[in-house]
RNA sequence: CAGCGUUCUCAGGGCGGGGUGGAAUUCCCCACCGGCGGUGAUGGCGAUUCUUUGGAUCGCCGAGCCCGCGAGCGCCUGCCGAUCACUCGGCAGGGUCAGCAGAUUUCGGUGCGAUUCCGAAGCCGACGGUCAUAGUCCGGAUGAAAGAGAGCGCGA
Repeated sequence: CAGCGUUCUCAGGGCGGGGUGGAAUUCCCCACCGGCGGUGAUGGCGAUUCUUUGGAUCGCCGAGCCCGCGAGCGCCUGCCGAUCACUCGGCAGGGUCAGCAGAUUUCGGUGCGAUUCCGAAGCCGACGGUCAUAGUCCGGAUGAAAGAGAGCGCGA
């Protein structure tokens, strides 16, 4: 110290105010939130240091809508149950498919260079439940997981 194996730990935020109504954290007005990896402009901040209008090293930060991924639903497979049948329901598994499924992101500024910085405006957000339609409430979930870190072993 590349890589491989293995074990463990960690791994999601948000309805505050008002209106209508018998009833809404679900509708309307104002608000609030943003998983993981990559890219990261020659960026920003901090520390140290040098030959100090600057440079070097280290650390931290830096995209919801650019690229890729995860969870959910769909889909597929198996088992069980219901049905004359079509088909429906439950449970377990797969992660090949990429269907739901994401968001035109846009305009202005700086600059050689930005869909990432600065300013403004816009847009997006699984499934089931609910006295009324949910990104924010309840539930599957004390789950799963992109991945992050650590230990141990092997080892160029």
A computed fold for a 156-nucleotide RNA from Rhodoferax koreensis, annotated as FMN riboswitch aptamer (RFN element). It matches the Rfam family "FMN riboswitch aptamer (RFN element)". From the family's description: The RFN element is a highly conserved domain that is found frequently in the 5'-untranslated regions of prokaryotic mRNAs that encode for flavin mononucleotide (FMN) biosynthesis and transport proteins. This element is a metabolite-dependent riboswitch that directly binds FMN in the absence of proteins. In Bacillus subtilis, the riboswitch most likely controls gene expression by causing premature transcription termination within the 5' untranslated region of the ribDEAHT operon and precluding access to the ribosome-binding site of ypaA mRNA.The FMN riboswitch structure, reported in present an FMN-bound six-stem junction, adopts a butterfly-like scaffold, stapled together by opposingly directed but nearly identically folded peripheral domains. The coordinates come from a structure-prediction model, not an experiment, and the mean pLDDT is 75. The organism belongs to Rhodoferax, within Bacteria.